SAM riboswitch aptamer (S box leader), 138 nucleotides, folded computationally. Rfam family: SAM riboswitch aptamer (S box leader). Gene Ontology term of the family: regulation of gene expression. The family is grouped with related families in Rfam's "SAM clan". It was read from a public genome assembly, where an Rfam model found it. The coordinates come from a structure-prediction model, not an experiment, and the mean pLDDT is 76.

RNA sequence: UCCUUAUCGAGAGCGGCGGAGGGAAUAGGCCCUGUGAUGCCCGGCAACCUGGUGGGAUUUUGACGGAUGACUCCGGUUCUUCGCAGAAUUCUGUACAAGGUGCUACAUCCUACAGAAGUUAGUUCUGAAAGAUGAGGA
Numbered sequence: 001u002c003c004u005u006a007u008c009g010a011g012a013g014c015g016g017c018g019g020a021g022g023g024a025a026u027a028g029g030c031c032c033u034g035u036g037a038u039g040c041c042c043g044g045c046a047a048c049c050u051g052g053u054g055g056g057a058u059u060u061u062g063a064c065g066g067a068u069g070a071c072u073c074c075g076g077u078u079c080u081u082c083g084c085a086g087a088a089u090u091c092u093g094u095a096c097a098a099g100g101u102g103c104u105a106c107a108u109c110c111u112a113c114a115g116a117a118g119u120u121a122g123u124u125c126u127g128a129a130a131g132a133u134g135a136g137g138a
Stems, first nucleotide, its partner, number of pairs: 001138008013042001015041003021032003026112004043104003048100003051096001052094011064083004069078003108130001113127005
């Protein structure tokens, strides 16, 4: 850089540094910003990945236990079921002085392309495209 896939809901400081633009890119709009933005550091938020841990479901195992029934050479054997324990899969929770990322204004800000409602004026809805982040791959 490209491909696949999931999400784009919620959440997160009146801290420090710094000093002019910023909200991805193009255009048009709409906003934020010397009451200090963007950025960096610290702090914080968050269940995307790997662990840890709680709960549920399903399957399965048990020379574990109980009950009913059947067989019995009366020593036991066995079907079913309940409980308990272990394992696997799956669902769901948890920020854990664990690791990898990410995020921390509204907010993926809107429109641009296609379709629908509506109607010729603005609008609303759905999808695509583009983008962001994670995971996997080339």